[in-house]
RNA sequence: AUCCGAUAAUAGCAAACCCGUCGAAAGACGGCGACGCAAAGCCACGGGUCUAACGUUGUGACCACACAACCAUGAUCGCCAGGCCGCCGAA
Numbered sequence: 001a002u003c004c005g006a007u008a009a010u011a012g013c014a015a016a017c018c019c020g021u022c023g024a025a026a027g028a029c030g031g032c033g034a035c036g037c038a039a040a041g042c043c044a045c046g047g048g049u050c051u052a053a054c055g056u057u058g059u060g061a062c063c064a065c066a067c068a069a070c071c072a073u074g075a076u077c078g079c080c081a082g083g084c085c086g087c088c089g090a091a
Base pairs, nucleotide, nucleotide: 004089005088012037013036018031019030020029021028022027035078041084042083043082046080047079048076049075050074055070056069057068058067059066060065
């Protein structure tokens, strides 16, 4: 130094629930709270998953409108892979 990693040390993050704000939603942020996490730090440009406002198509005879299907430009790195960076050091 690399791999690896603990019943070590020091520090850190914070799932669900509930409350508030934003959002069409998925979800995000803040508070509360700890299920967990050695990258649960960052990257959504690979795969997956979630959502479907806008749009397209269809149906309701037409408009308006409603419903359905499709669609990511939305979301998730605490789903997986990958990239970048990083604390500690028993075996």
The prediction has a mean pLDDT of 88. The RNA shown here (c-di-GMP-I riboswitch aptamer) has 91 nucleotides and comes from a Chloroflexota bacterium. Of the family's consensus pairs, 100% are formed in the model. Lineage of the source: Bacteria > Bacillati > Chloroflexota.